[in-house]
Molecule: Bacterial RNase P class A
Organism: Nevskia sp.
């Protein structure tokens, strides 16, 4: 002084006028409101709704099957698919950073095109000719043919049946051997994943499970439009009921001594509710109407914000996280309020000016890059984004900015 990593915080501040929206007080007004006044009014992700959990209703003897997730190991947590620590593989010089990471010797399957073969392995090119058989040669030697051999080297593929060297060999081959790995035994360290060591084995055991599948944990459905209260008009549902007037009739009723009048009961007439049940009276059922009763819908209210809560301090753990004490209270609206203007100020970010270096030029100027603890009473607040019953994590989105820890590189001392 450059490059980088990882965590944590901020998310423009004051001030003035005009709003906007719950709450509390006063007032006006039957009421709906209205109006004055105080005071509160958005995130770090309120976002996607991807997981987990509170709450609320249903639903449920118990077990099993299905299904559907998650999958190294220990620990946190209320719960997880998060998070802490470790472990293993991978990438990075390195701080760090990814990572669905049980099981492929339980079984079934799959692998396109190339390719001779894609898991009972195989032989295009190529190497071999020792053995056996026939030819060429008088004959050996050689040197071709068939029968074979090999899998070492080309070639194809994401992937080719351990790998590197040495022996070996007719060419080779775990065919012998070392050492790498693979595998299995014990032993050591570690709660454990898993990690060192030894001796054994000649190599069976290729890949894929985000293919079906095995294993081994874990889940009951629905949601605040959840639920619960109060409770119009209309329709539908139940019970109960069906007005009233007139008379000079009659009563061995009542009232009074007695009549009179007044009631009361019959008659009787007006009147009044429609159809049935043949007609008329009762009765019935359907209709209508009065009243009351319940369900329920607009609509109002709770739910509803104080909670696995924020801060601070001690203590316990590497941590994540927990226990203590202290302390503050911080949107709850309902198609949905939290905003605009002005002016100062400060972060950045641009602009002109200065000053250095650098292209260019033969050198220069002018131009063009770069860069300054560098002047400016110049410009410019200017990312993502808006709660809807609450928490914990995921993801994804972001204009800059500040703190710290740490790596690597160069330069000084």
């Nucleotide at each position: 002084g450059g490059a980088g990593c990882c965590g944590g915080c901020c998310a423009g501040a004051c001030a003035a006028c005009c709003g906007c929206u719950g709450c509390c007080g006063c007032g006006a007004g039957c009421g709906a409101u209205c109006g004055c006044g105080g005071g509160g009014g958005a995130g770090g992700a309120a976002a996607g709704u991807c997981c987990g959990g509170g709450c609320u209703c249903c639903g449920c003897a118990g077990g099993g099957c299905a299904g559907u997730g998650u999958g190294c190991c220990a620990g946190c947590u209320a719960a997880c698919g998060g998070c802490u620590g470790g472990g293993c593989g991978g990438c990075g010089c390195g701080a760090g950073c990814c990572g669905a990471c049980g099981g492929a010797a339980a079984g079934u399957g799959c692998a396109a095109c190339a390719g001779a073969g894609a898991a009972u392995a195989g032989a295009c090119c190529g190497c071999c000719u020792a053995a056996g058989u026939u030819c060429c040669c008088a004959a050996c030697c050689g040197g071709a043919a068939c029968c074979g051999g090999c899998a070492a080297g080309g070639g194809u593929g994401a992937a080719a049946c351990g790998g590197u060297g040495c022996g070996g060999u007719a060419a080779g081959a775990g065919c012998g051997c070392a050492c790498c790995g693979c595998g299995u035994u014990u032993c050591c360290g570690g709660c454990a994943a898993c990690g060192g060591a030894a001796a054994c084995g000649g190599c069976a055991c290729g890949g894929c499970a985000a293919a079906c599948c095995c294993c081994a944990c874990a889940c009951g459905g629905a949601g605040c439009a959840a639920g619960g209260c109060c409770a119009a008009a209309u329709a539908g549902g139940g019970a109960a009921g069906g007005a009233g007037g007139g008379u000079a009739c009659g009563c061995u009723g009542c009232u009074g001594a007695c009549g009179a009048u007044g009631c009361g009961c019959g008659a009787c007439c007006c009147g009044a509710c429609g159809c049935g049940c043949g007609g008329c009276c009762c009765g019935c059922g359907c209709g209508c109407c009065u009243u009351c009763c319940g369900g329920g819908u607009a609509g109002g209210c709770c739910g509803c914000u104080g909670g696995a809560g924020g801060c601070g301090g001690c203590g316990g753990g590497c941590g994540a996280c927990c226990g203590c004490c202290g302390u503050c209270c911080u949107a709850g609206a309902g198609g949905a309020a939290u905003g605009g203007u002005u002016g100062u100020c400060u972060c950045g970010g641009c602009g002109c000016c200065g000053c250095g270096g650098g292209c260019c030029u033969c050198g220069a100027a002018a131009g063009c890059c770069c860069g300054c603890u560098g002047g400016c009473c110049g410009c410019u607040a200017g990312a993502c984004a808006g709660a809807a019953c609450c928490c914990g994590g995921c993801u994804u989105a972001u204009c800059g900015g500040c703190c710290g820890a740490c790596u690597c590189c160069c330069g000084c001392u």